[in-house]
C1' cells in the first nucleotide's frame, strides 16, 4: 500500500428496489404443588456514516470509518 470479505434490536443471522423479520436471551401472563420445558402476548433496532440515482432504498453508486482475511 493494494485486493477482497462484512457491518441491520442484547447476542447469532435472514432480508438484493414497495421499506425489517426468524432463532436465542429479556418483560408480562398461561399450564404446574413447585421449577424447567412448553404454549400466548409484549417492549426493543429504521439498517456504520456522509452525499448521489429513483416516485420509492437495508438493498443501487461515490466518498470515507471499523473489522476480517489474502498479497507484498
Nucleotide at each position: 500500500a493494494g485486493c477482497a470479505g462484512a457491518g441491520u434490536g442484547g447476542c447469532a443471522c435472514a432480508g438484493u428496489g414497495g421499506a425489517a423479520g426468524u432463532g436465542c436471551a429479556c418483560u408480562g401472563g398461561g399450564c404446574u404443588c413447585a421449577u424447567a420445558a412448553c404454549c400466548c402476548a409484549g417492549a426493543g433496532g429504521g439498517c456504520c456514516g456522509u452525499g448521489g440515482a429513483u416516485c420509492g432504498a437495508a438493498a443501487c453508486c461515490a466518498c470515507g470509518c471499523u473489522c476480517u482475511g489474502c498479497u507484498a
The prediction has a mean pLDDT of 84. This is a predicted structure of a 72-nucleotide RNA (transfer RNA) from Haliotis rubra. RNAcentral holds the sequence, with entries from Ensembl Metazoa. The organism belongs to Haliotis, within Eukaryota. Its Rfam family is "tRNA". Rfam classes the family as a transfer RNA.